[in-house]
């Protein structure tokens, strides 16, 4: 360089619960394990959620500068074994 079938070292932590946060989506922090070989980092593209601000004069609808890497691509880093 490749590859993740089986071991093995260790490692994250989905729903729920609580609690702080936040205008929502979300996020933190214990609890808790669906699951993950990058479920580690990065919003660089695409998608998907939110709509404070803005916009429309509408009561509704547009917009991300919000948020998602555990939605998929792409970049960067890497533990352990296996065959070549």
């Nucleotide at each position: 360089g490749u590859u993740g079938a089986a071991a093995a070292u260790g490692g994250c932590a989905a729903a729920c619960c609580u609690g702080c946060u936040g205008a929502a989506a979300g996020g933190c922090a214990g609890g808790g394990a669906c699951g993950c070989a990058a479920a580690g980092c990065u919003u660089c593209c695409g998608g998907u959620c939110u709509a404070a601000g803005g916009g429309u004069u509408g009561u509704a609808c547009c917009u991300a500068u919000g948020a998602u890497a555990g939605c998929g691509g792409g970049g960067c880093u890497g533990c352990c074994a296996g065959a070549g």